Molecule: transfer RNA
Organism: Oscillospiraceae bacterium
RNA sequence: GCGCCGGUAGCUCAGUCGGAUAGAGUGUUUGGCUACGAACCAAAAGGUCAGGGGUUCGAAUCCCUUCCGGCGUG
Numbered sequence: 001g002c003g004c005c006g007g008u009a010g011c012u013c014a015g016u017c018g019g020a021u022a023g024a025g026u027g028u029u030u031g032g033c034u035a036c037g038a039a040c041c042a043a044a045a046g047g048u049c050a051g052g053g054g055u056u057c058g059a060a061u062c063c064c065u066u067c068c069g070g071c072g073u074g
Base pairs, nucleotide, nucleotide: 001073002072003071004070005069006068007067010026011025012024013023019057028044029043030042031041032040050066051065052064053063054062
């Protein structure tokens, strides 16, 4: 340099044949429970879906481009 895969909540990830409020586990906060406890129960907060542009009534999802990481190859 070229090719392939990946980037979604603090962390690990699902969702990727376009469809409406973007999710799970874990963690955090609050409350409950308890003799006590981050064990258990309930609730809440937390997101520019890596950035930009385009297509579309509608984009995490499709197209173009940039950045970052991994793997392969000359």